């Protein structure tokens, strides 16, 4: 320089264009224990990689751009 692919809470992960973005770790509270862990109940925590575009309506279609993996040259 071409071409395919992935980006979704601290980390993985789910998500036909249509209710308030799903679950699991992990974290926080409480019960529980003489504490700690295990275990159960609870709860906060996203503006979906940026930027534009189509739509009534975009994590999702579509363009540019990054960042990372593969492939070609």
């Nucleotide at each position: 320089g071409g071409g395919c692919g992935u980006g979704u809470g601290g980390c993985c992960u789910a998500g036909c264009g249509g209710u308030u973005a799903u679950g699991g770790c992990a974290g926080c509270u409480g019960u529980c224990u003489u504490a700690c862990a295990c275990a159960c109940a609870g709860c906060g925590g996203g503006u979906c990689g940026c930027a534009g575009g189509u739509u009534c309506g975009a994590a999702u279609c579509c363009u540019g751009c990054c960042a990372c993996g593969c492939c070609c040259a």